Predicted 3D model of a 1497-nucleotide RNA (small-subunit ribosomal RNA) from a marine metagenome.
[in-house]
RNA sequence: AGAGUUUGAUCCUGGCUCAGGAUGAACGCUGGAUGUGUGCCUAAUACAUGCAUGUCGUGCGAAGUACUUGUACUUAGCGGCGAAUGGGUGAGUAACACGUGCCUAAUCUACCUUUUAGUUUGGGAUAACUGUUAGAAAUGACAGCUAAUACCGAAUAUUCUUUUGAUACAUAAGUAUCUUUAGUAAAAGAAGCGCUUGCUUCGCUAAUAGAUGAGGGUGCGUCAUAUUAGUUAGUUGGUAGUGUAAUAGACUACCAAGACGAUGAUAUGUAGCGGGGUUGAGAAGCCGAACCGCCACACUGGGACUGAGAUACGGCCCAGACUCCUACGGGAGGCAGCAGUAGGGAAUAUUCCACAAUGAGCGAAAGCUUGAUGGAGCAACACAUCGUGCAGGAUGACGGCCUUCGGGUUGUAAACUGCUGUUAUAAGGGAAGAACAACCUAGGUAGGAAAUGACCUAGGCCUGACGGUACCUUAUCAGAAAGCACCGGCAAACUAUGUGCCAGCAGCCGCGGUAAUACAUAGGGUGCAAGCGUUAUCCGGAAUUAUUGGGCGUAAAGCGUCCGUAGGUGGUUUAGAAAGUCUGAAGUUAAAGCCUGGGGCUCAACCCCAGCCCGCUUUGGAAACUACUAAACUAGAGUCGUGAAGAGGUAAAUGGAACUCCAUGUGAAGCGGUGGAAUGCGUAGAUAUAUGGAAGAACACCAAUGGCGAAGGCAAUUUACUGGGAACGUACUGACACUGAGGGACGAAAGCGUGGGGAGCAAACAGGAUUAGAUACCCUGGUAGUCCACGCCGUAAACGUUGAUCAUUAGCUGGUGGAAGAAUUCACUGGCGCAGCUAACGCGUUAAAUGAUCCGCCUGAGUAGUAUGCUCGCAAGAGUGAAACUUAAAGGAAUUGACGGGGACCCGCACAAGCGGUGGAGCAUGUGGUUUAAUUUGAAGAUACGCGGAGAACCUUACCCUCUCUUGACAUCUUCCGCAAAGGUUUGGAGACAAGCUGGAGGUUAACGGAAUGACAGAUGGUGCAUGGUUGUCGUCAGCUCGUGUCGUGAGAUGUACGGUUAAGUCCCAUAACGAGCGCAACCCCUUUCUUUUGUUGCUAACAUUAAGUUGAGGACUCUUAAGAUACUGCCCGAGCAAUCGGGAGGAAGGUGGGGACGACGUCAAAUCAUCAUGCCUCUUACGAGAGGGGCUACACACGUGCUACAAUGGUUGAUACAGAGUGAAGCAAACCAGCGAUGGGGAGCAAACCACAAAAAAUCAAUCUCAGUUCGGAUUGAAGUCUGCAACUCGACUUCAUGAAGUUGGAAUCGCUAGUAAUCGUAGGUCAGCUACACUACGGUGAAUACGUUCUCGGGUCUUGUACACACCGCCCGUCACACCACGGGAGAUGGUAACACCCAAAGUCGUAUAGGUAACUUCGGAGCCGUACGCCUAAGGUGGGACUGUUGACUGGGGUGAAGUCGUAACAAGGUAUCCCUACGAGAACGUGGGGAUG
Repeated sequence: AGAGUUUGAUCCUGGCUCAGGAUGAACGCUGGAUGUGUGCCUAAUACAUGCAUGUCGUGCGAAGUACUUGUACUUAGCGGCGAAUGGGUGAGUAACACGUGCCUAAUCUACCUUUUAGUUUGGGAUAACUGUUAGAAAUGACAGCUAAUACCGAAUAUUCUUUUGAUACAUAAGUAUCUUUAGUAAAAGAAGCGCUUGCUUCGCUAAUAGAUGAGGGUGCGUCAUAUUAGUUAGUUGGUAGUGUAAUAGACUACCAAGACGAUGAUAUGUAGCGGGGUUGAGAAGCCGAACCGCCACACUGGGACUGAGAUACGGCCCAGACUCCUACGGGAGGCAGCAGUAGGGAAUAUUCCACAAUGAGCGAAAGCUUGAUGGAGCAACACAUCGUGCAGGAUGACGGCCUUCGGGUUGUAAACUGCUGUUAUAAGGGAAGAACAACCUAGGUAGGAAAUGACCUAGGCCUGACGGUACCUUAUCAGAAAGCACCGGCAAACUAUGUGCCAGCAGCCGCGGUAAUACAUAGGGUGCAAGCGUUAUCCGGAAUUAUUGGGCGUAAAGCGUCCGUAGGUGGUUUAGAAAGUCUGAAGUUAAAGCCUGGGGCUCAACCCCAGCCCGCUUUGGAAACUACUAAACUAGAGUCGUGAAGAGGUAAAUGGAACUCCAUGUGAAGCGGUGGAAUGCGUAGAUAUAUGGAAGAACACCAAUGGCGAAGGCAAUUUACUGGGAACGUACUGACACUGAGGGACGAAAGCGUGGGGAGCAAACAGGAUUAGAUACCCUGGUAGUCCACGCCGUAAACGUUGAUCAUUAGCUGGUGGAAGAAUUCACUGGCGCAGCUAACGCGUUAAAUGAUCCGCCUGAGUAGUAUGCUCGCAAGAGUGAAACUUAAAGGAAUUGACGGGGACCCGCACAAGCGGUGGAGCAUGUGGUUUAAUUUGAAGAUACGCGGAGAACCUUACCCUCUCUUGACAUCUUCCGCAAAGGUUUGGAGACAAGCUGGAGGUUAACGGAAUGACAGAUGGUGCAUGGUUGUCGUCAGCUCGUGUCGUGAGAUGUACGGUUAAGUCCCAUAACGAGCGCAACCCCUUUCUUUUGUUGCUAACAUUAAGUUGAGGACUCUUAAGAUACUGCCCGAGCAAUCGGGAGGAAGGUGGGGACGACGUCAAAUCAUCAUGCCUCUUACGAGAGGGGCUACACACGUGCUACAAUGGUUGAUACAGAGUGAAGCAAACCAGCGAUGGGGAGCAAACCACAAAAAAUCAAUCUCAGUUCGGAUUGAAGUCUGCAACUCGACUUCAUGAAGUUGGAAUCGCUAGUAAUCGUAGGUCAGCUACACUACGGUGAAUACGUUCUCGGGUCUUGUACACACCGCCCGUCACACCACGGGAGAUGGUAACACCCAAAGUCGUAUAGGUAACUUCGGAGCCGUACGCCUAAGGUGGGACUGUUGACUGGGGUGAAGUCGUAACAAGGUAUCCCUACGAGAACGUGGGGAUG
């Protein structure tokens, strides 16, 4: 310090998540030692048991014990002090409770200290005790006796209170001192010494000053909600009282009507506060365990008493709830003290030791008490430290895991050798913490007659819970001591096996559907380590609430606009004062903690010492700035004058055009409307046309990028009234200014109310169309409304999606209005553009730049602008405005693609123009379907379907049935046996096979055969979505990229975007690009022309010869062979910058001459595991192998591809011509003979330019048929044959004779083809025994028509535009309905809680009043006082009542969210097929539709 996650990728906005630290923690696994800390966060729930506050006999009497018999000891009671401290808890409390500072001249303070003065004199009781007595007990009652440092009276008294006067101080309230009047105190106590009235000590009384502690007041600080906005009657103040230690409405009476509040009163919710803890760089956020300070509380509520102090945790009274005891009459209790128990809970310890230390209480003291405290126990709860060994040791052992089988890794790790002994175990030694006090001894000080005693100093004596602990020494053994999490990215660390969207993981992104580094296990590795992980919570990262330190044109966010209150901010100059500000000094800021520097435990944690300490307060000074006071100025602002501009506003009047309606004339059959129609109007005369009239609404042209207004908005003309702005002049005022929470005014359209008006238009509605439907778009009608007056409403995409004001910062160019003689200048309004800004787009003197002031608003998306509450409104609705829950994104700008029922350009047998087909028939063939024991299988739009299959009778064959084999039909290896094996033959069998008889090659330790064994073989079994290879398709389309440079934050762009041109990213030109690669083209093959070469089996011009190139001969020709040449827009004309195009010449060929091979980056998880290869999985007496038979050839049907036809451009018969390219030895086969023929016989020739297949056919020439289901057509069927083959039944082809079906040119639709092409005609070949070939692959013969052109269809390319698509339109996506689940709202009600209010009742108690009861102290003898009693005020609890606020629940109901692939449509995204959206109104299953106004997103 950052990282992951929205996208195909990018930048931004923005949330979610992670890495860090922390904890009074808990849970899981694991666990050696020591130290120091910490340990009920929940039920302020209930508590058994024990303990936690006593002490003093030197205050008192009494009783008792012991014995030394006058001493010691014990203590129930009276009395004193303490019990208000200490300890616990955090319920309540939003408050002067707390923190901090100040005040108390408005106060108190036991014990302690200082100082002063005293301590005189009397009295009457009472507990204990004794007796009687009530009760179960608790607890009493009566009578009698007795003491005090208990109680009461009197004396004295500086204080204090009261009365009077004076002085000093003080801003004041008042304070201090003096004087005076009246009142006000005590313990003749205790102890010691001395001994005769003393001394000392402890007490007591009064006062004084202090210390300590407490009370009261006050400034500032101290949570959330405004969906809490008004609160308050003792309330605010005064007067007089009461009351208190003291001020005060604290309380009472009377008087006044105030007091608080937007600087947040009141209410509600939550909460003890602080020092501090934790996180953070800091600012700050969160927290308030332990330790320290303060507060509050002590079962709940109320109350007082005692006391210096309490409204009292271990006191009292009352009420209530609960628990316990009871003899039912009554009683007792309060762990939020320490332990402990139950309960709750994820969760928190021992019913321990000691008062040795520190402190507290009492005491003269010894001492006693102390669950405060000191310690120990339990717990890895936290922090800190230490250990579990160290060194050597390679055959790199065994084992494990992985493996490419070679090895690698675990790994110097182990074993083994040597060493050490921290810790452990054992034994021995062994601290500090102890200092006091008291006592003893010695010395000193003051006092005293002296002594005791007091105080001080020194020495001695005594005291340890922890604990025989820390620590030290010795001995012994590597012995007793390592786990946890993780290993896809973030984030360090990888392999194997299992599993197969299962089981599971997951903090986020996400893993898992058969090769999972993500699940589980193992090996290995990484991290931390007596711990490691998980969970929870807080801070951080998060600049994600932004003071430091954010934003608001489009991401969330500028109020619709203006006026204006409070508030905030504010021009120039001078003087003053000093609030802010700056500076010096002082006080305080408790201790602990943090930090810094030292020191002590062996170190550390821990502990000790010192320093530091941003605030508040007091005070001295400074005067620049801000505020303040005073005086001035004119640059801001305003006033005044002048002449201009304007749809600025309000009211009244007037005008013409058009629409509609009415009347009349003319007129004749249509009009109207649409994409096309229809509804509608019209012979009762429409539309059209002419004249006249009526009515309402809006104001053509001018008109604009124009003008005016704060915005909404404003448009005929004239008049009246009226607002604002600009310019010029510079006369006046003199900061009068800016902004503006609340508040007020204005505010389109729609809508509402009342009354008018109503021509046109037009929600709703009706009808007609369209459509699958059409509650729409289109059409015909049509009502509210639109218009006016008055009153509401208060919202819009009320937008420049840009708040107002001021200042500063380059320019260029339009428009409107002023000024000026001119250059020019001022104001407003547009366009471009520099700097700068911006995520980008863009903004850019009219800022979204740079500064200043003020206001408003935002903080992920959805839920939702919804619910609820409140305010406003007649209503519609408006304003304010959540949460539960769901989710990891939602979003902005730009980029590349893809797409569009967007645009531009271009190409292609793409359309068009033509020719011929398919679709109809019969047959062939393939596919689907069906059937079947099996009909093996693959291929599936284009890119499957005469395709794999270039040929299924057996074989093939993979399928089915049946019969067989099991190391196997095939390969390698091991062991053993044999001399035989192949072949021939016999028997059985469907055959494989089995058994037998023959046979005898070759060969010597290896073949061959057999047997056995296991390693293995084998699989056309699965996965083409694990693969290689091969192939199809877009597409022979012109594209696809790279290097360097440049531009951009970036994805990317440029290059490869202009303009031409081409078949072409072909070339030219231009150019921030310059070059290059794969494609195009060319190079290759065939064909066309020529030359040269070659000359048999080919050829034959000349010569000779023959029936015949038959032969001699020849190389001229054709042809052949294999080397070349030729064509390049080279030449000419025209157009053009050029590329190039058009035309022409020559030429066999002309503009890539024709054809082929050749297929860029890539797309379709395209096809193929059944050509082959191959990973993994599966089968192994079978999913392998052999055999016979069957099937792949089935047949209501559907589709594809073909053949033959339907006929006269023809059929039939006869005759006569002309090819090319192939093939041939298990072959092609001639002549000749036989047969009607298929074919048979025969066998010349030929491994082929030699021989054969081989006849080419259409054509041509004749003849015939004459438009018919025919002399067309040939299916089907019958009969007879031929051939191949082991075998033609299922299931071959061919021949002959006979038979003679459908079919008369084919619906919607659809295919091919642009020249030697289509069409048509035949020929050959491969496969192959034969054949289903009409298929396929080649070959030649004959040989057309048409293309105007690119509007449309299909496909493709380039550029551009929009996009909510990127799996890319076969995309995305909206709403209703149905089902399931979840949370929430409403809800007749039901049921709790809280705080008030009114009334009733009213305990205890204080206070008041009364006192016919009781009564020791005092008495002036009357009484006072006290106790008791009665009444009254107040009042806790309780009761009643109507409301407020708030929870829980509720039949039913409402919308919302989430769910697997449900239903209906298709609203949005492209012009989304009617552009979308906003406000409003109406309508509709639903998305939505329509009207009015508005926005452009």
Rfam family: Bacterial small subunit ribosomal RNA. The coordinates come from a structure-prediction model, not an experiment, and the mean pLDDT is 83.